RNA sequence: GCGGACGUGAUCUAGAGGUUAUGAUUAGGGCCUUCCAAGCCCUCUGCCCGGGUUCGAAUCCCGGCGUCCGCA
Numbered sequence: 001g002c003g004g005a006c007g008u009g010a011u012c013u014a015g016a017g018g019u020u021a022u023g024a025u026u027a028g029g030g031c032c033u034u035c036c037a038a039g040c041c042c043u044c045u046g047c048c049c050g051g052g053u054u055c056g057a058a059u060c061c062c063g064g065c066g067u068c069c070g071c072a
Stems, first nucleotide, its partner, number of pairs: 001071007010025003018055001027043005048064005
């Protein structure tokens, strides 16, 4: 330099055009327990950036940035 894949909370992850963006872990609170652990309930933290298409975009398209892989 060329090509490809990926980018979603603190971490991992689902989502394939419309429902409150899913679940788990961590953290905080509550219930339970003599206490702790476990269990149950609740809460907080969110789509890499810009533009386009569309009535509507995490999702489709273009560009950028970053990570990884391959080729040279």
The prediction has a mean pLDDT of 81. A computed fold for a 72-nucleotide RNA from a Thermoplasmata archaeon, annotated as transfer RNA. Its Rfam family is "tRNA". Rfam classes the family as a transfer RNA.